Predicted 3D model of a 159-nucleotide RNA (Lysine riboswitch aptamer) from a sheep gut metagenome. The model forms 100% of the base pairs in the Rfam consensus. Its Rfam family is "Lysine riboswitch aptamer". Rfam links the family to the GO term lysine biosynthetic process. Model confidence (mean pLDDT): 79 of 100.

């Protein structure tokens, strides 16, 4: 260095099922009240009258979930820097999700608690603790165990 492969509640991604979002959001028919209110935040502008109470209509995306497919085993995630768009236009902020691009961190999932991130007690992401878990080196016991220690830039096999 090439090639192949192991981990297990393993990773992604995508179809579909069910819920949830939520009787919410917007419409319909009437009825009432109101002169500032809305439009991510402030400034200026531009557009809409808004804002509630009964009657009957009634959602979606986003986050999941079941089964299946497909691609894999730095799988894949995440943090930051820059990028081009999007919340009406411009200013200066948020915030949003987007493809690849650097860098830097995570062996793996698991279950507590904490913090944000969601509508949300579903779910996620980070931290930090816990015990599993695979693999390696070292040490002990005695043939498969225990204990320290390390990271996937690792570890097994083959040339």
């Nucleotide at each position: 260095g090439a090639u192949a492969g192991a981990g297990g509640c393993g990773c992604g991604g995508u179809g579909u099922u069910c819920a949830u979002c939520a009787g919410u959001a917007c419409g319909g028919u009437c009825c009432g009240g109101c002169a500032a209110a809305g439009u991510c935040a402030g400034g200026c502008a531009g557009c809409u009258g808004c804002c509630g109470a009964a009657c009957g209509g009634g959602a979606a995306a986003g986050g999941g979930u079941c089964c299946g497919c497909c691609g894999c085993c730095g799988a894949a995630g995440a943090a930051u820097c820059a990028g081009a768009g999007g919340g009406u236009g411009c200013c200066u902020g948020c915030c949003c999700g987007c493809a690849a691009g650097a860098u830097u961190c995570u062996g793996g999932g698991c279950u507590g608690c904490a913090u944000g991130a969601a509508a949300a007690g579903a779910u996620c992401a980070u931290g930090c603790a816990g015990a599993c878990u695979g693999u390696c080196a070292c040490a002990a016991a005695a043939c498969u165990u225990u204990g320290u220690g390390g990271a996937g830039c690792g570890c097994u096999a083959u040339c």